[in-house]
RNA sequence: GACUCGUUAGUUCAGUUGGGAGAACGCUUGCUUGACAGGCAAGAGGUCGUUGGUUCGAGUCCAAUACGAGUCA
Repeated sequence: GACUCGUUAGUUCAGUUGGGAGAACGCUUGCUUGACAGGCAAGAGGUCGUUGGUUCGAGUCCAAUACGAGUCA
């Protein structure tokens, strides 16, 4: 330098054909207990790495770029 893969909640990760942003764990509150743990119920938490483009509509498609991993030279 070229190419491939990854970047989504505090953490680990889904999101398949462009239209609802989600799961588990963690966190908060309530119930349960003498108290804790556990269990049950409810809830908070996201500019989907960044910028721009296409589209009525983008986590998803296109371009550039940042970071990480890898292959080749």